Background:
The RNA shown here (transfer RNA) has 72 nucleotides and comes from Coemansia helicoidea. It matches the Rfam family "tRNA". It is annotated as a transfer RNA. About the family: Transfer RNA (tRNA) molecules are approximately 80 nucleotides in length. The prediction has a mean pLDDT of 80. The RNAcentral record of the sequence draws on ENA.

RNA sequence: GGACUUAUAGCUCAGUGGUAGAGCAUUCGGCUGCAGUCCGACAGGUCCCCGGUUCAACUCCGGGUGAGUCCU
Repeated sequence: GGACUUAUAGCUCAGUGGUAGAGCAUUCGGCUGCAGUCCGACAGGUCCCCGGUUCAACUCCGGGUGAGUCCU
């Protein structure tokens, strides 16, 4: 220098263009002599940034930034 993959909750990850979800963790409650396990509930998001397409974008397109792999 070139190619490809990737960025979504505190963490690990889903999400086929139509109101953003799960597991774990945190918090609260139940259970328990206490704690843990277990059960239930709440909360937690500028979907990396800028622009474009569209009635409508996490999703499609272009550019940028970060991360990873490969080629030279």